[in-house]
Context: one part of a larger RNA
Molecule: large-subunit ribosomal RNA, domain V
Organism: activated sludge metagenome
Parts: sequence; C1' cells; structure tokens
RNA sequence: CCCGCAUCAAGACGGAAAGACCCCGUGCACCUUUACUAUACCCUAUCAAUGAACUAUGGGGUGCUCUGCGCAGGAUAGGUGGGAGGCUUAGAACCCGGUUUUUUGGAAUCGGGGGAGCCAACGGUGAGAUACCACCCUGAGCAUUCUGUGGUUCUAACUUACUUCCCUAAACGGGAAGAAGGACAUUGGUAGGCGGGUAGUUUGACUGGGGCGGUCGCCUCCUAAAAUGUAACGGAGGCGCUCGAAGCUUGGUUCAGGAGGCUUGGAAAUCCUCCAUCGAGUGCAAAGGCAUAAACCAGGUUGACUGCGAGACCAACAAGUCAAGCAGGUGCGAAAGCAGGACUUAGUGAUCCGGUGGUUCUGAAUGGAAGGGCCAUCGCUCAACGGAUAAAAGGUACGCCGGGGAUAACAGGCUGAUCGGAGUCAAGAGUUCACAUCGACGCUCCGGUUUGGCACCUCGAUGUCGGUUCAUCGCAUCCUGGGGGUGUAGAAGCUCCCAAGGGUUAGGCUGUUCGCCUAUUAAAGCGGUACGUGAACUGGGUUCAGAACGUCGCGAGACAGUUCGGUCCCUAUCUGAUGUGGG
Repeated sequence: CCCGCAUCAAGACGGAAAGACCCCGUGCACCUUUACUAUACCCUAUCAAUGAACUAUGGGGUGCUCUGCGCAGGAUAGGUGGGAGGCUUAGAACCCGGUUUUUUGGAAUCGGGGGAGCCAACGGUGAGAUACCACCCUGAGCAUUCUGUGGUUCUAACUUACUUCCCUAAACGGGAAGAAGGACAUUGGUAGGCGGGUAGUUUGACUGGGGCGGUCGCCUCCUAAAAUGUAACGGAGGCGCUCGAAGCUUGGUUCAGGAGGCUUGGAAAUCCUCCAUCGAGUGCAAAGGCAUAAACCAGGUUGACUGCGAGACCAACAAGUCAAGCAGGUGCGAAAGCAGGACUUAGUGAUCCGGUGGUUCUGAAUGGAAGGGCCAUCGCUCAACGGAUAAAAGGUACGCCGGGGAUAACAGGCUGAUCGGAGUCAAGAGUUCACAUCGACGCUCCGGUUUGGCACCUCGAUGUCGGUUCAUCGCAUCCUGGGGGUGUAGAAGCUCCCAAGGGUUAGGCUGUUCGCCUAUUAAAGCGGUACGUGAACUGGGUUCAGAACGUCGCGAGACAGUUCGGUCCCUAUCUGAUGUGGG
C1' cells in the first nucleotide's frame, strides 16, 4: 500500500414522510354568532274546501216622513230656483185630548168637537222674505236591499287514539251504525312577523415574517444629488371648506415697528410729527409671490355670462391644467381697455341605476300616450377615496390542500447597538502622595459566550430545553508551578506578568440551565465545539389530539397563565474510528 472479518456510530446537512410550526392563496372544509342573504319550522291575518238559524251591533244604496231657532224682524228664515196666487163642505179659523221632537218658545202629526174662513203678495226688519211647487244640503226615524263584525244554537260538509258490528280465526287497515266534536279544527294559496334549526357566502391591502398598532384620496415644504421627475412604517404641517362680496370694474390710499409729543390714558385704546423697501397684510397649512401693489378704502355693478376654441403643458389610459381669438348679449371706465369668479397651488369621486326641469328627437299598424334619447341638474366619509355586491363578522390545538427558505421560530452566517474584556487620558479617593489599591467625564481597540438587528443556505424536513454517557479545544488561570509591585514586619492577602502538564467532589430543592442551601476540598475556573453529543440513552420541560381551573370572549374558542395525561422508527452502503487476519 491492497483485500477481508468483527465492532462503534462522529460525518455523508444519512434514510423515511412534496414541514404538521410560520407565512402566502381574492384555496378548501367544519364550527360559532346580536356578519350578510335566503330558507324549513312556528305565530298571525285573509281567501278556498265552508253550510243553516236567531240575536246584538256597524257601514253603503234606494224609497217615504220629518229636521234646521245668532241679532233685527209678527217669529224657529237650511240653500238655490220658479212663483202671484195657494189651501178649504173630501171640512177653514177656533176649542179639548194624545204622540214625537224641542233652543221650553214652539214645530210636526193623530183623534174628537166646530161649521166658513185661513195664508201669501204689499209693508217693515234683515246679508237673505215668507204661501205653494221643484231640485238639493245637515241630522233623525221607518221600510227595503247589499255587505261586515261579535255572540248563541243547529247539522249535513269535515274530524275522532271512543263504542258495537262486518270483511275476519286479525290490538293494522277499510266499511256500517252510534256517540262525541263541528263549520271550529285541518289542509292548500297569499301576505306580515319570527327564525344559526338548515344552507350559501363574505370577513381588504401595505407591513424589515405575521398579528397588535398605524396608514390608504388631495395640498405645501424638506429628503431630491442647482431643469423635470424620484423611494422608505423618512422628517414637518394642512384639506374634505368659505365668500352675493372676500367677485368685476373705476378711482384713491400705504403697512408692521420705533422715537418724540398730547386730558382722563396706564407697556398697550384714539390723535400729531419724524424715521421706516416691506419686518405688516393676504378668509384657512406651507411654499412661491405681491408696495406700479395681489395689501387697505370708496363709487358703480353681476363677466361667479351663453355658444365655441387655434395652440400648448402634463401624461400608460382615464383624468388634470393653461389659453389668444371669434359670435351673441352685459358691467365698469372719458378713453385705451379690463371682466368666462376669488394672489396661486388643497376644499374631492369614474361608470351603472334612479329623480326633477326643458326639448324643432324617437314613438312596434296609424293618431296619441307610456317608455327612451338629448340638454341642464340632483342622489355616494363608494374615505380601503380608479369606486368587486343593493346587501357580509368570527373560530379551528380536529383540521385539509397547493406553495414558499420570495417569509418567521432552532442552528449557522454577516453585524457588534447591547454584552464581556483590554488599553489610554487622569479629575478625584487613598492623612501627605493621581497611578500599593480604586478611578469619574471621555477616547481607542479586541472577543464573538448574552439580548438583539439583517433575512444569506436549509420549509420535496438541518429533531428543539435540561439530564446521562463519551469527550475535545481556547485561556480572559479556580487549584497546583515560577516571578514583579505593595499602603509586603511575619502569617494571611491585594494587584500585575509568565504558564493549559495534570486536576477541578458528593448531596437537598426545582424539568430546569442558572440559583439557593448542606458537607467537604489544593480547587470546586470561565468559555467554544449545530447553546458538542437523541441513525448513543432519557423525555421531566416546551410544542398536537382528551380533561379541568382562573381570566378573556355572546359564542365557536383563546392565554411566553396553571394543572393531570400523552407511540422517540432505522438490520450501517461510503467516509471515519477501534481490534484483528491475509497478501
């Protein structure tokens, strides 16, 4: 060096299972509910199957008879119209009695007596004039008819888990008779309600993982690298309006502040003089503007117009922005001119659907109409603001699928804020004396054991705390060894330098690492090794499914809260290692 055999499991990010944790998907399932929308069931009403009688009580129509009173006025004038006459031996005035009504004055009517007149017009009062006739109104009574509602009764629909009989040797079913109930119950249609009992679904995105929090459209500034533009969960603020003058035009004026002066009057009110380029003011945030003013005041007004619009800016699109000029009619100005809102940039919402006004448009044979179009305008915190629907919340540890190392938890990597260590400066403490010892405020490094940051390999799997076993390395050394200094008398210490050869205990509590305690020891070191080591062991903890408590939640359920319970697979191919054999 080559080839075996036996053994061990450190490695082959070993095998097994397209990770169950985590995130993602406009995935799925099941569960919950005061999510949304349906719906079974249930309740109520009504119609039908569904009939009869009586009674009470409503409503409507028709006919007849009545009814109607402010004041004034003979007096109880419903309205309008006609009207100069009407009623009366078929019984007037008047008298007696009754009924109804009543505003207590009468009105209407019936019976008896009576036996020939009574009323109106005229006049007067009044808004309106009376007899008589007609049509009506208000309210009432009677008759008739239609239609309700409540109650009682009936029997023939309908019902019966009742009785007897039959089919029939039958606790079913059916038939018959009876009894009981009865137009109810029941069933069907329609409507309103209730309705996780059931069903279908929804339950946003961004995000230095996700959740929680925050944000989501528009305006201004910085970041922005001197054109424009430019990101971040970068740094600061605003908007979701307002104003018929705070618009237009013509004319005029100059502010803030300071100094001096003047009654009350003061730091500051109003007034006078001077200085004052902008420090004031601008409806509202900021920026850019503005004194020739865009600031302030006054006169007149409505251009905060209608129909257009060359040409540009911006820009994926859709949107957004500026705009001379033309026509019509208008305001101000002597005129030239200016005016299609406001110093400018925020003050906002596509489409569909629907409303309102207008319209020389359309109009399903024709004429109309309905409906539609066109013009104008209205209805969205559609604010997740380019708006999925008119209409929507949660749980899953019982979970499932597709994916991701595009993205978290372990380990590694980078970093080194934090952490540990060293050096330096020396204010100070140390009676005196910075440096025996300690050392502030700072500064410079080192390490890569903590907590983090980043998200680079791994999600078609890199098993996670602690213990056991077996280790191996570093030195910033716990002991043992050698030295320097000392605020080293000795002893015992303190501190620094060198040094990793060897060593570094056994118990109690706790799952613990750690820590506390007990007894020892020369000492009971600190760290790295995938917080060494589960194809070596364990499985107490954490981290599935069961269950309970506390708390939270209406609930399903949830909790770096607690508690009891809970399957740890692999026969070694290669590398490596140990022992041994052969060549």